[in-house]
Context: one part of a larger RNA
Order: sequence, then C1' cells, then structure tokens
RNA sequence: CCUCUACUAGGACAAAAAGACCCUAUGGAGCUUUACUGUAACCAGGCGCUGUCUUGGAUAUUAAAAUAGUUUAGUGUAGGAGGGAGCCGCAAGGCAAACUUGAAACACCUCUCGUUUUGGUAUCUCAAGACUCACCCAUGUCAGCUGGAAACGCUGUCGGGGACAAGGUUUGGUGGGCAGUUUUACUGGGGAGGUACCCUGCUAAAAGGUAACGCAGGGGUACUAAGGUGCACUAAGCUCGGAUGGAAAUCGAGCAGGUCGUGUAACGGCAAAAGUGCGCUUGACUGUGAGAGCGUCGGCUCGAGCAGGUGGGAAACCAGGUCGUAGUGAUCCCCCGAUGCGUCGUGGGACGCGCGGGGCUUAACGGAUAAAAGCUACCCUAGGGAUAACAGGCUGAUCGCCGCCAAGAGUUCAUAACGCGGCGGUUUGGCACCUCGAUGUCGGCUCACUGCAUCCUGGGGGGGUAGUACCUCCCAAGGGUCCGGCUGUUCGCCGGUUAAAGCGGUACGCGAGCUGGGUUCAGAACGUCGUAAGACAGUUCGGUCUCUAUCCAGUAGGGG
Repeated sequence: CCUCUACUAGGACAAAAAGACCCUAUGGAGCUUUACUGUAACCAGGCGCUGUCUUGGAUAUUAAAAUAGUUUAGUGUAGGAGGGAGCCGCAAGGCAAACUUGAAACACCUCUCGUUUUGGUAUCUCAAGACUCACCCAUGUCAGCUGGAAACGCUGUCGGGGACAAGGUUUGGUGGGCAGUUUUACUGGGGAGGUACCCUGCUAAAAGGUAACGCAGGGGUACUAAGGUGCACUAAGCUCGGAUGGAAAUCGAGCAGGUCGUGUAACGGCAAAAGUGCGCUUGACUGUGAGAGCGUCGGCUCGAGCAGGUGGGAAACCAGGUCGUAGUGAUCCCCCGAUGCGUCGUGGGACGCGCGGGGCUUAACGGAUAAAAGCUACCCUAGGGAUAACAGGCUGAUCGCCGCCAAGAGUUCAUAACGCGGCGGUUUGGCACCUCGAUGUCGGCUCACUGCAUCCUGGGGGGGUAGUACCUCCCAAGGGUCCGGCUGUUCGCCGGUUAAAGCGGUACGCGAGCUGGGUUCAGAACGUCGUAAGACAGUUCGGUCUCUAUCCAGUAGGGG
C1' cells in the first nucleotide's frame, strides 16, 4: 500500500415524510358574532274554513213630538225664504204693523235649514254575552270492532269546548337555531402602525420625464364680489418731529425701494401692476372654433377668430369668472327642467332619443355588489428558500480588545470623560445569498480537537520593588484548570476547597452517541384581553426522540 472480518457512529448538508413553523393563494374547511344576505321555527295582524241570536255603541235613513238658534246697534236670544195688515179674545185687553235700530224686523199662515228626545228599519264595525251546526278534545261514560281478564288502538254515542281555537294562505316582526358567503392591497417576512386620489418644492444628474415605508408642506374650498370694466393710487421697514400715546394706534417730513401685498400650501409671477380704492355693472354669456400642448387610453389643458345679444369706456378697446398651478369621481340606475322628434294603429298614457341640471368620503379615490366582520394550537391543500424563525454567508452600526493626543476641566491630581486610528468576528442587529420534494432547536451527559487576547505553573523587564504580598508590560499554549446548594437553565448568586478554579472557536462542537428538564402540537386550569369563537416572549399540571450502516472516515484483528 492492497484486501478481509468484527466494531464505532464524525461525514455523505445520510434515510424516512412534495415542512406541521412562516408567508403566498381574489385555495378549502370547522367555529364565533351586535359582518352581509337569507331561512326553519316562533309571535302578531288581514283573509278564508265561518254559522244563529241578544244587548249596548257608531253610521245612514224614516216617522212622530218638542223647540234651543246669544257679534254690534236694536227695549231683546233676529236661523232662512215667501205671503202679510191684521191676529187672538164675549169683553177688558194683549200681540203685531207704523216709528226706531240694523246687513236682515218681529203678529199670523206656508215652506224650509238646523238642534234635541223617542220609536222603527238597514248596514257595518266595535264591545259584551248566549246558542249549535262547521271545527276541536278523547282525560271521563257506554257500545262495537272482539273469541278478550288487563293494557293499547280504531269507530260511534253520551259528554266537554265552540265559531274562539287548530290547520290553510298572506303581510309585518323576531330569528348564528340553520345556510351561503365576504372579511383589499402596498409592505426590506408577516402582524401592529402608516399609506392608497389631487396640488407645491426638493431628490431629478442645466429640455421633458423619472423610484423608495426618501425629505418638507398643503387640498377635498372660498367669493355676487374677492367677477367685468372705466378712472385713480403705491407698499414693508427705518430715522426725525408731534397732547393724552407707551416698542408698537393716528399725524407730518425724509430715507428706502418691491424686503409689502396676492382669500387659502409651496413654487413661479406681478408696477400700463396680477397689489390698493371709487363709479357703473353681470362676459361667472348662447352657438361655434383655425391651430396647438400633455396622456397607453378614458381624458386633461391652452386658444385667436366668426355669428348673436350684453356690460364698462368719449374712444381705441376689454370682458366666455377669479395672478397661475389643488378644491375631485367613469359607467349603469333614478329624478328634475325646457324642447322637439320617434315607437306602441289613433286620442289619452307610457317608453325611448337629443339638450341642460341633480343624486356617490363609489376617499381602497380607473369606482368587482344596492348589500359583508372575526377565530383556528382541531385544522387541510397547493406552492415558496420569490419570504420569516435555527445554523452558515456578507456587513461590522452595536459589541469585545488594542493603540494615539494631552491644552484644559475634575477642590489637589492629565490619563473618569470627549476626540482619533486600528484589530477581531464570541453579543444585539442589518441584509435575505444556499437550504421550506425538511440543514432536528436550548441546557445537561459523553467524547473531544483547536486559538491565545494566559487563570495557574515557567522565563524576563519596570515599579511610588526593603522583605512578604502586589501592580504593569514582554515571551510562552507543554501540562493543568474542583466539589456542592438554588434554578430547565447557559449565566448568575451562595457554601467549601484549590497552584488555578482562563476567555473563545469548532453548525451558539457533539440527539443515524444518550437525555428531554425548557421551548414549540393536540387535554386542562388561573390571571388578563376579547360580545364571542379564541388569544397572551404571562403562569401552571400532562404530553410516542425511528431494532438491521451501502460508501467515505475511524478503531481492533487476520491475510498478501
């Protein structure tokens, strides 16, 4: 070196199981509820099955009787209209007329309105009660089915209830009892938070455009004048002067020059002002529109001119809102106005088309529906290393270690701190590069190998080294580096020793070597949160760790 046998399990990111954690899917299921929409069931009303009668009430009608009709003025309680100079009475006399008041004049006669009472009829409904014939009950009686002691069942009689109830139909309510579904996206994993449309500046790299959970701010309007036009005017600030009057009110002069002002953010503009006043006004028009700019498209923006009529101005002219850039919403559906036209044979009516307007925080703002929230550790599937948790990698903010400066502060005293430069890759992180058709995760045990920034032992320098002890630095990794108590602990604290009880790396070494106390399934409980299903780097008890080694590697033995 080759080979054989037996063995050990470090590797083959060993085997097994298309990862159960995590995310994604306009995937699924189970569960919850004050998610949405339904629905069984229940409750209530109407109708129908549903008939008879009495009383009361209401309404209508009819008959009789009675007579209460109150503004003011008028002797006064004038219902209305017509006739009317008389009427009643033996008489006396009374009432009326006349007169007056008033819109209307009374006695008497006729008609009539209205009111009240009584009676009748009808209707309907309401209320109460009664009836029996529908309908209901079978717990009671009797008979039968039935040969039958009991029990059960059915049919009928008696009985009980009764137009109610039950059952039917329809409308409303209630309704996780049940059902079907929804429960957005972006995101340096997901969740939580924030955001989603529009405007301004920067990022933006001197046209335009340009991303990020980049840096800063605004908007979801306002105004009949803050619009149009004609005419006129010019601020902020400072200095000086001046009663109350002050830093600052109003007044005067000067300097200054756009620093002011502009409804509202920022930017860009603005003096023939786009800023500030006054007069008159409605162009904050109708019909169009050459020609351009921007946008994938929907669409957005600018716009001279022409026609009509209008406002201001002497006129030339200006005016189709506002200094500009935000102040917003497609389609469907519904409604309104004016105006015609079309369809349904005509009229009526309806519908449709064209014009103008209204109704969306459709704000997840190019708007899935008119209409929608959650839990899952009981979970499932498809996938993903496109994406998290372990480990590795990159980085090295943080961390550990080393070094540099020394004015000054720190009562005294540079060496606490501040600042600067390195090294390391043991912490906490960042990134998301291999692995989700699986790289088993803390601690302990066993067995270790290794670095040196050395805990002890060894050698040496310095000291504010007398000695003992100690401090600091240099060399050095050969060897060594404890036993217990508490805790799952690593760590740590404590007890007792020791020469010392080092710090790291090795997939936070080592589970096809062991353990399984912790974490991290299903059971259960407490506290807390949640309406609930359930949840909690909160706690608590419990909880399946897979006989066979192919190759590499290693150990022992044999052979060549």
Molecule: large-subunit ribosomal RNA, domain V
Organism: Parcubacteria group bacterium GW2011_GWC1_45_13